[in-house]
Context: one part of a larger RNA
Order: sequence, then structure tokens, then C1' cells
RNA sequence: GGAUGAACGCUGGCGGUAUGCUUAAUACAUGCAAGUCGAACGAAAGCUUUUUAAGCUUUAGUGGCGGACGGGUGAGUAACGCGUGAGAAUCUACCUCUGGGAAGGGGAUAACAAUUAGAAAUGAUUGCUAAUACCCUAUAUGCUGGUUACAGUAAAUGGAUUUCCGCCCAGAGAAGAGCUCGCGUCUGAUUAGCUUGUUGGUGAGGUAAUGGCUCACCAAGGCGAUGAUCAGUAGUUGGUCUGAGAGGAUGAUCAGCCACACUGGAACUGAGACACGGUCCAGACUCCUACGGGAGGCAGCAGUAGGGAAUUUUCCGCAAUGGGCGCAAGCCUGACGGAGCAAUACCGCGUGAGGGAUGACGGCCUGUGGGUUGUAAACCUCUUUUUUCAAGGAGGAAGUUCUGACGUGUACUUGAAGAAUAAGCACCGGCUAACUACGUGCCAGCAGCCGCGGUAAUACGUAGGGUGCAAGCGUUGUCC
Repeated sequence: GGAUGAACGCUGGCGGUAUGCUUAAUACAUGCAAGUCGAACGAAAGCUUUUUAAGCUUUAGUGGCGGACGGGUGAGUAACGCGUGAGAAUCUACCUCUGGGAAGGGGAUAACAAUUAGAAAUGAUUGCUAAUACCCUAUAUGCUGGUUACAGUAAAUGGAUUUCCGCCCAGAGAAGAGCUCGCGUCUGAUUAGCUUGUUGGUGAGGUAAUGGCUCACCAAGGCGAUGAUCAGUAGUUGGUCUGAGAGGAUGAUCAGCCACACUGGAACUGAGACACGGUCCAGACUCCUACGGGAGGCAGCAGUAGGGAAUUUUCCGCAAUGGGCGCAAGCCUGACGGAGCAAUACCGCGUGAGGGAUGACGGCCUGUGGGUUGUAAACCUCUUUUUUCAAGGAGGAAGUUCUGACGUGUACUUGAAGAAUAAGCACCGGCUAACUACGUGCCAGCAGCCGCGGUAAUACGUAGGGUGCAAGCGUUGUCC
């Protein structure tokens, strides 16, 4: 000098764009953050009508799809975790394309009703009922097993009625995921030896799949001064900061990957999880209790307490983009779009312009003549960026119609008023741009380094003047 997710002190006019718990992965009151489908199903309630029947609306339940995405955090991890390059022994719901197919039958169960246990959470028994829920048989372009023969294996007479939406099998695509390997990836030797499923083989099990992944048997291997093991620290990359570069430092925001979800463990369901707002077990903590037993998990968005030098609203909207479900209308969406707060950063604009000397008053200095503040002010003539008021008024809407949170009509345009509403901070001994007076008297104090202060201090304090930057200025921390 540059940089910063900064903080502190003094000061503070406006706009745009970004950014905003770096500390306690501490504990959380309250609200919201994942639902949707009646065009799968029975049922119930309400409303309407030509009350026989039909239609409409709503929903607790069965069923389907989605809750594995999106959002948060960086605790752990020195690792095939990440980056890069290669590979073979794999899987994939929804989507696209292609080729086939959907034939017969059956038994339940929730809801509901009755009885009943419990303070509650939640149940128990009996009876009734439906399906695109479940099961059996048939068939097999295929798939699996088998040397062959052969054996095994699927579906929803579905739903709407107007096209359409669905179901089953197989092949291909797209996109995604799992696995393996080469190379790269911090510090310490005041850590030198480490390892028994350990290293390899055979066989078996297991997995979507390879493999000590697991097991039985066999062999005794495997790693290590090119640093094993141990210890410490740490998410990682694209990037960011600096630097002429080499390099050094760093990993906020944005994007990719990984890991985690009160702590530890486990599996279930599923195409996909060993699952943040699912389940079970154990633990700590908090809450309810009729003491028998139960409930909870903000590292989602706001917000609270605590910690801290320090980090925002318990806001608006689904109008846009995107996601889930649905044939659709639509519903949901603290993703997202916006507004609010903060000079936290960057960028832009303003706080007026021209004239004006008797060089006014006042202040300060003085050699008492004057000098300086200083064209500065007053005063005159203008302008209106900003400000206030009034009028007009988009675009963001894609999609014929309709649809805007932002926004009490925003941005913008026009008109009116009036210099009106708007300047500070640090420094002035040298480095380093900028000097005098008074006060103080090694005191009070200053200080980045050298060093100032003990009676004439340009270095302390105040004043006048000056210098620098400017809605900021200075200080502190950290990096180059």
C1' cells in the first nucleotide's frame, strides 16, 4: 500500500447493488416450514332440486404418489472424504421411445356400530363393508434355474366419458446413484516400529454389484525413514485476498461434492434412507400426570435466553421462477420473490452557482504600523440535482380472457415552491502534507519507531490558523 462476513470512538443527507452469530454442533416459549388426490374405495355430515332419486360441497379412514427433493449446519472426518483421470462386477420410481399383454376366481380388513380399559397418550373384544389394498389359478414376447427334457415367475372384467388417465412384462434412451484404481491433498521423529480378519488363497454365505464384506479351512503374510503407527489440527473444491510473477494466506456470501440432525446404537418401509420436522432401544435434559404412566428435539423461517467486541423482522405474497400431488380447476410451498433493520461493504449523487472590498463586525497574532481568518460573510443575480406537494404513469404477465406481494399506484415523466432539508473526522517534531499564542513545568500527559515534558514545549492541554480524506474519518484485530 491492498484486503476484510469485521468491531470500537466521534459524526451522519439520499439512492442503487450486495452482505449480515466468524463465539455456545449451547438451551429453546410461540407461530409457521410437506402435503396432495373424491377421475382408486366404502362411509358420514351439510346444502339444493322435478324429495322416488339425482346433483353439489366438505371430510376422519383404506389406497396411491410425495415426505430420500428443496432448506440448515460444519460437530466429526487426514479418508478414495475431496480434486483430477481411468475402469468393470451393478441398480434406477417418475420421464421418452419400441415390442407384447391385461383371462378366470377368492378371502379379509380399517372406517362404522356395540361393549369395554385408561387421568391422558393410547388401546382391547365382538359384529358389518369396499377398492387401482391383499391372495390363488391360467397364459409367457421375456426373465430365473437346469446338460437336455423341463420347472418356476405378471397384470387393475380399473377410473373418467369427449378426446384421455392408468395397470403388467421385456428392450433401449435420458438423467441419477452405488463400487474399484493411478496421481494430488496440513504439522510433529521430544511419536520407530505397526498389524491377527491382520495379508493372500480355496469354498460358502451375503449384496443391486466386485471384494475378508462375513464365516470355515489353509498358508504366514501385509505396511514402514519415499515416514508406517501414534498425536495434534482441519470439511473439501471451483474460487477469494495479495503479489509483476513464482508463491503465500484463506475456503463468509454463490456453485459442485461430502458429513451431520439432542447423544449413542439399530433396523423397517421403499426405486432410492439406515431417513432433520419417520419407527424402535439406551442415555442426558425439559414438560404433563389422577404416580399407574406419558410427551418432546429450531445445525428450517422468524423469534427468546445465554455466550460474546459483534451480526437483522415473532413482516407481505405465492404475482414471477422452481418443486410435490392432481386429467384438470386447484391445493401446499418461511424454497423463492419482496419489503423492514444496520454507513457492514462497493458504486453514484448532493450539501449550491456567478458576482461581490470599506478587504465590515467578531476571533487570533502583533514589532501596535498592521497581518490573518477572507470573496469567506453581508448584499445582488441565478439554478433546483436533492427536498416537499400536485398531476400523469409503465415493465416485470408467460396465456385469447383473467391474474402484481413488491406498491395507500413502485420506477419514471411533468408542473409548482423555496438556497431552501444536508459536514464531519484525523493530523500539523522527523519519517509525513500541514505553525503560532496561551496554560502546564520530568507534573499532568503523549508515543507506530526515534523519542517529547525539569519556566520561553511547532511533540502534553486549549485556542486561532493550516494539511489530508470526506458521509465518512480515525483506532484496533487478521492476511498478503